Predicted 3D model of a 346-nucleotide part of an RNA (small-subunit ribosomal RNA, central domain) from a Bacteroidota bacterium. The sequence was found in a public genome assembly.
[in-house]
Context: one part of a larger RNA
RNA sequence: UUGGGUUUAAAGGGUGCGUAGGCGGAUCUUUAAGUCAGUGGUGAAAGCCUGCAGCUUAACUGUAGAAUUGCCAUUGAAACUGAAGAUCUUGAAUGUGGUUAAAGUAGGCGGAAUGUAUCAUGUAGCGGUGAAAUGCUUAGAUAUGAUACAGAACACCGAUAGCGAAGGCAGCUUGCUGAACCAUUAUUGACGCUGAGGCACGAAAGCGUGGGGAGCGAACAGGAUUAGAUACCCUGGUAGUCCACGCCCUAAACGUUGAUUACUCGUUGUUGGCGAUAUACUGUCAGCGACCAAGCUAAAGCGUUAAGUAAUCCACCUGGGAAGUACGACCGCAAGGUUGAAACUC
Numbered sequence: 001u002u003g004g005g006u007u008u009a010a011a012g013g014g015u016g017c018g019u020a021g022g023c024g025g026a027u028c029u030u031u032a033a034g035u036c037a038g039u040g041g042u043g044a045a046a047g048c049c050u051g052c053a054g055c056u057u058a059a060c061u062g063u064a065g066a067a068u069u070g071c072c073a074u075u076g077a078a079a080c081u082g083a084a085g086a087u088c089u090u091g092a093a094u095g096u097g098g099u100u101a102a103a104g105u106a107g108g109c110g111g112a113a114u115g116u117a118u119c120a121u122g123u124a125g126c127g128g129u130g131a132a133a134u135g136c137u138u139a140g141a142u143a144u145g146a147u148a149c150a151g152a153a154c155a156c157c158g159a160u161a162g163c164g165a166a167g168g169c170a171g172c173u174u175g176c177u178g179a180a181c182c183a184u185u186a187u188u189g190a191c192g193c194u195g196a197g198g199c200a201c202g203a204a205a206g207c208g209u210g211g212g213g214a215g216c217g218a219a220c221a222g223g224a225u226u227a228g229a230u231a232c233c234c235u236g237g238u239a240g241u242c243c244a245c246g247c248c249c250u251a252a253a254c255g256u257u258g259a260u261u262a263c264u265c266g267u268u269g270u271u272g273g274c275g276a277u278a279u280a281c282u283g284u285c286a287g288c289g290a291c292c293a294a295g296c297u298a299a300a301g302c303g304u305u306a307a308g309u310a311a312u313c314c315a316c317c318u319g320g321g322a323a324g325u326a327c328g329a330c331c332g333c334a335a336g337g338u339u340g341a342a343a344c345u346c
Base pairs, nucleotide, nucleotide: 004317005316006315007300008299012314014201015200016199017198021194022193023192025088026087027086028085029084030083031082033081034080035077036076037075038074039073040072041071042070049065050064051063052062053061054060091191092188093187094186095184096183097182098181099180100179103177104176105175106174107173108172109171110154114150115149116148117147118146119145120144121143125136126135162169163168206247207246208245209244210243211242215241216240220236221235222234223233258313259312260311261310262309263308266291267290268289269288270287271286272285273284274283275282295302296301319346320345321344328339329338330337331336
């Protein structure tokens, strides 16, 4: 390279938008670049292959043919791909009318709990544990009541429920922004799919500047436990956790399953819509789950939300370790990230 693969054995990019490229619906006409057929030229000789011949045979040599699957020219064909033109509506998008949701963002408001401060009641313990101790407390703690302040998170509802491209999103309410679904079939008429580079977003931790700091709590200190205990348990507690702006760009970023399209038995639950009014029953479209037929799989299992049957495009894999390391390059304030080997060894 051909070929084979990527849920769990090595292997799906964290996610989207999108450039180049690749691929692309139905009908008709033209063209003839690809494609197919014929003819001509060329494709050196030797060699290889086949027939025959010459050295006694063979090796070897001679001779004739085949082959040289290619390239060029020319004459035709027109199914398919391409190109040009015309038309279509089922893919795609738009319109109109509804519906839905913890989707995003900015503001306002709320109650419970916790902590602190002050006042009041009240007196000797409180707290903590397996048991204790450190700790707090007669300078009046813990407990109870009242008032005030602060920060963070939103019990119940709450659900193998919903929304979002993913990360993720939950008190209530308002503004702004986005999305999906359903009905209608009104409009455009292939406008589509994928997507190397590129751009944007991207949990937590971490970093910079300025705020904030109730609770929790790396580090740290003390008390225990223990042979020891740089831990698990306890008492404290700084960074951080929170906000604004700017970086970082990684995760078991997981469904360990790329995106899109078509096709292939059923049963059952549930969310949103529609079918006239309807809680019942039932049909249908779009999601979210459970169990299974065919089929697939090494098996576990998957099974219309495929890991089945096919197609297009992208990404990735090729024994273990060395190693996601070294070196170089790019990015970053740094931490580090991205790209990414080899010697050697089994």